[in-house]
Context: one part of a larger RNA
RNA sequence: UGACGGGGGCCCGCACAAGCGGUGGAGCAUGUGGUUUAAUUCGAAGCAACGCGCAGAACCUUACCAGCCCUUGACAUACCAAUCGCGGUUAGUGGAGACACUUUCCUUCAGUUCGGCUGGAUUGGAUACAGGUGCUGCAUGGCUGUCGUCAGCUCGUGUCGUGAGAUGUUGGGUUAAGUCCCGCAACGGGCGCAACCCUCGCCUUUAGUUGCCAUCAUUUAGUUGGGCACUCUAGAGGAACUGCCGGUGAUGAGCCGGAGGAAGGUGGGGAUGACGUCAAGUCCUCAUGGCCCUUAUGGGCUGGGCUACACACGUGCUACAAUGGCGAUGACAGAGGGUCGCAAGCCAGCGAUGGUGAGCUAAUCUCAAAAAGUCGUCUCAGUUCGGAUUGUUCUCUGCAACUCGAGAGCAUGAAGUCGGAAUCGCUAGUAAUCGCAGAUCAGCAUGCUGCGGUGAAUACGUUCCCGGGCCUUGUACA
Numbered sequence: 001u002g003a004c005g006g007g008g009g010c011c012c013g014c015a016c017a018a019g020c021g022g023u024g025g026a027g028c029a030u031g032u033g034g035u036u037u038a039a040u041u042c043g044a045a046g047c048a049a050c051g052c053g054c055a056g057a058a059c060c061u062u063a064c065c066a067g068c069c070c071u072u073g074a075c076a077u078a079c080c081a082a083u084c085g086c087g088g089u090u091a092g093u094g095g096a097g098a099c100a101c102u103u104u105c106c107u108u109c110a111g112u113u114c115g116g117c118u119g120g121a122u123u124g125g126a127u128a129c130a131g132g133u134g135c136u137g138c139a140u141g142g143c144u145g146u147c148g149u150c151a152g153c154u155c156g157u158g159u160c161g162u163g164a165g166a167u168g169u170u171g172g173g174u175u176a177a178g179u180c181c182c183g184c185a186a187c188g189g190g191c192g193c194a195a196c197c198c199u200c201g202c203c204u205u206u207a208g209u210u211g212c213c214a215u216c217a218u219u220u221a222g223u224u225g226g227g228c229a230c231u232c233u234a235g236a237g238g239a240a241c242u243g244c245c246g247g248u249g250a251u252g253a254g255c256c257g258g259a260g261g262a263a264g265g266u267g268g269g270g271a272u273g274a275c276g277u278c279a280a281g282u283c284c285u286c287a288u289g290g291c292c293c294u295u296a297u298g299g300g301c302u303g304g305g306c307u308a309c310a311c312a313c314g315u316g317c318u319a320c321a322a323u324g325g326c327g328a329u330g331a332c333a334g335a336g337g338g339u340c341g342c343a344a345g346c347c348a349g350c351g352a353u354g355g356u357g358a359g360c361u362a363a364u365c366u367c368a369a370a371a372a373g374u375c376g377u378c379u380c381a382g383u384u385c386g387g388a389u390u391g392u393u394c395u396c397u398g399c400a401a402c403u404c405g406a407g408a409g410c411a412u413g414a415a416g417u418c419g420g421a422a423u424c425g426c427u428a429g430u431a432a433u434c435g436c437a438g439a440u441c442a443g444c445a446u447g448c449u450g451c452g453g454u455g456a457a458u459a460c461g462u463u464c465c466c467g468g469g470c471c472u473u474g475u476a477c478a
Base pairs, nucleotide, nucleotide: 001478002477003475004474005473007472008471009470010469011468012467013466015462016461019426020425021424022423023422026318027317028316029315030314031313032312033311034309035308042053043052064304065303066302067301068300069299070298073129077128078127079125080124081123082122083121084120087106088105091102092101093100094099109119110118111117131293132292134291135290136289140287141286142282143281144280145278147276152191153190154189155188156187157186158167159166160165171182172181173180197270198269199268200267202238203237204236205235206234207233208232211228212227213226216225217224241264244258245257246256247255248254320419324378325377326376327375328374329373336367337366338365341360342359345356346355347354348353385416390411391410392409393408394407395406396405432454433453434452435451436450437449438448
């Protein structure tokens, strides 16, 4: 100087408390451990691994296993030789396929000094080499997590100290903040804080199509004429600064209350992550040192596996019902996607869906039905709750749904009556609850990322638990 203390003081945080809803019990989904297996590819491991890499494993993916094949190689550059096309396409044979052999047709490279001269392409050959999701994240770059959006981390000069170092950065107030004020052997500077950026909330203005409709006509319909007031869209501005008033404070920084205001003291949300810590994570995104393989640890293919199942754990979904189930009714969103696509309408089907197909490269057409809501019924039961499981008939995608997809109809109708010890989230348009969309994607979502609808309770307080900041004290620790 740090670190640590079941030392002290001050302060903060959904840290506790006060509340609301969960997890832990059930069934299922999903990840992990374990076990099994020819293989169940690999990584991630307290918080900070475990719906994580995976924004989507039937083949492919795929790295794993079995078998069958290739060896200058699926891919790159260089050399030699041959060919002039390469490429696409029809059919056949062998084979599981990769591959090998034969065959029909289309096409018949560019420049040229007309020299196989130059370029380009293909095939064959030899060698340098290619290739490796092989090892080492404890050799690395890059990227990321975490403490933590915590308020800290430092430097120059000066001063003090033999020195390590100290001071500044401590103290008194104050703040979300090393934020600001005052004081002070310090005076200044930097990285952080804040602001500058995006978005939501108010107003003005510019512009009015595909958007809107107050007034005037018109219509089944903003449909048409007309209009751009209003809504909205998307550009430019304004607006909030403790600016004003009172109190308090040290005439300070600030704090408390009030006015005006759409908004008030950081207005809400986001992006933004200091010096560093964990030899944290990643050599399987990529890059890369070293090591290793080179007829194989490389490459191709078929099939299987990653989907196994006495069990254990994490994260979720659905429930156990009446604030509910079922039936009927019928209104109101936002944000997105769409041409290898979204598809209205009509027809067929109980339905998944099929047929036909207007329109739309979309403020125009479309996905699209929002759902919770309201009315009727059921009357407390393992039920008209719950939907697992199983049987069967179908639909769709796709070369192909056996291992191993999703969906529909009929039948079946398991556990489950609110969950032990323990434990998690959340302070407001939040929790809870309700649906909608998107990425990935042929198909497949209870996951993820967004969007809006309805919309609470509680916070006395900081004694205690956890984490953190500052000062101080002790130390056989560095």